[in-house]
Context: one part of a larger RNA
RNA sequence: UGCUGGCUGCCUGAGGGGAAAGGGUCCCUAGUACGAGAGGAACGGGACGCUGUGGCCUCUAGUUUACCGGUUGUCCGAUAGGGCAGACGCCGGGCAGCCACGCCGCUGGGGAUAAGGGCUGAAAGCAUCUAAGCCCGAAGCCCCUCCCGAAAAUAGGCAGCCAAUCCCCGACAUAUGGCGGGGCUGGCAACAGCCCAUUGCCAAAAGGGGACGAGGGCUCCCGUAGAAGACGGGUUUGAUGGAGCCGGGGUGUACGCUGGAAGGCUUCGGCCGACCAGCUCAGCCCGCGGCCCCCAA
Numbered sequence: 001u002g003c004u005g006g007c008u009g010c011c012u013g014a015g016g017g018g019a020a021a022g023g024g025u026c027c028c029u030a031g032u033a034c035g036a037g038a039g040g041a042a043c044g045g046g047a048c049g050c051u052g053u054g055g056c057c058u059c060u061a062g063u064u065u066a067c068c069g070g071u072u073g074u075c076c077g078a079u080a081g082g083g084c085a086g087a088c089g090c091c092g093g094g095c096a097g098c099c100a101c102g103c104c105g106c107u108g109g110g111g112a113u114a115a116g117g118g119c120u121g122a123a124a125g126c127a128u129c130u131a132a133g134c135c136c137g138a139a140g141c142c143c144c145u146c147c148c149g150a151a152a153a154u155a156g157g158c159a160g161c162c163a164a165u166c167c168c169c170g171a172c173a174u175a176u177g178g179c180g181g182g183g184c185u186g187g188c189a190a191c192a193g194c195c196c197a198u199u200g201c202c203a204a205a206a207g208g209g210g211a212c213g214a215g216g217g218c219u220c221c222c223g224u225a226g227a228a229g230a231c232g233g234g235u236u237u238g239a240u241g242g243a244g245c246c247g248g249g250g251u252g253u254a255c256g257c258u259g260g261a262a263g264g265c266u267u268c269g270g271c272c273g274a275c276c277a278g279c280u281c282a283g284c285c286c287g288c289g290g291c292c293c294c295c296a297a
Stems, first nucleotide, its partner, number of pairs: 005162007015148003021051002024048005034039001052106005060100001062098002067093005072085005095287001108144004116136004165211005176203004181196006220234004240296003244291004248286004256279005263272003
């Protein structure tokens, strides 16, 4: 851009893609069928394992420059708390995430067939699976099962929402159409005919501009998403992110104080002291879950 008003949601599935599956061993069948014996199956059922493939992180393992702890040298005077030694100083652990060495799935069914096996059956009184007709038959083919897929031009279906309108210019001028006035005559009337005035009102296209409006986008808070776009969630009618609290988890018992302490020094008064124990399953921390409108939507 198209799909013949615009849009949102849910589908259908023409068509396309994959290989998503492939071997093995053992047990039962069975020491059976078979065979003189020696030997020795199958149909079917079960267990285990391998390769490949798709997904996942409960467990196990790895990583974890979020995090916690220990420790050496040096520096900030000491303590405490830290910097640097790698772009972690080294070491011990380690949640989430990501992952394999870990876990789960890859089953089964239907249809048409190949070689082949048959039924009935002529040509050809017989016979013959074939000539007409019919039944079976494979790890192969097609379908269900997995993924994409209304641009499938025969351009699909269902449901809902909004619209299917208004205003201006074109254009008030010419022409046109419709409506409208008065009088007279005939007729009971409907009506018919004639004459005058036509000044009034209404209407139209192509094209252009604007309004309304479902809905969408931008801005904003974000992540189950992510190179950028995109995708998904939220936006006060709110738990979307942050803070806080609770839970869960990581590390492993903080600082400080109290008590003890091998020993060292001493002017004999005391001082120093690694380390140990208690307060303390502490302290610190969290990319996880929940709660809560405090902050930002």
Overview: A computed fold for a 297-nucleotide part of an RNA from a Candidatus Bathyarchaeota archaeon, annotated as large-subunit ribosomal RNA, domain VI. Model confidence (mean pLDDT): 81 of 100. RNAcentral holds the full RNA, with entries from ENA.